[in-house]
RNA sequence: GGGCGGAUGGCGGAAUGGUAGACGCGUCAGACUCAAAAUCUGGUGUUCGUAAGAUCGUGGGGGUUCAAGUCCCCCUCUGCCCA
Numbered sequence: 001g002g003g004c005g006g007a008u009g010g011c012g013g014a015a016u017g018g019u020a021g022a023c024g025c026g027u028c029a030g031a032c033u034c035a036a037a038a039u040c041u042g043g044u045g046u047u048c049g050u051a052a053g054a055u056c057g058u059g060g061g062g063g064u065u066c067a068a069g070u071c072c073c074c075c076u077c078u079g080c081c082c083a
Base pairs, nucleotide, nucleotide: 001082002081003080004079005078006077007076010025011024012023018066026044027043028042029041030040031039045056047054048053059075060074061073062072063071
């Protein structure tokens, strides 16, 4: 230099163009226990806010579309292969 793939909450990892983040792990609170472990229940992305709520959010930028994590273009990082 050329080709193929990947980038999504704290971590792993799903999501047919139609509620963004299922499920698992972790973590926080509670139940149980003398206490703990195990188990069970509920919560757990960002910013603002006492709260209600609002806002932003799938590597970055742009495009298509009523609607984009998903389709198209450019860029960044990264894995594999070829030279």
This is a predicted structure of an 83-nucleotide RNA (transfer RNA) from an uncultured bacterium. Its Rfam family is "tRNA". By type it is a transfer RNA. The coordinates come from a structure-prediction model, not an experiment, and the mean pLDDT is 81.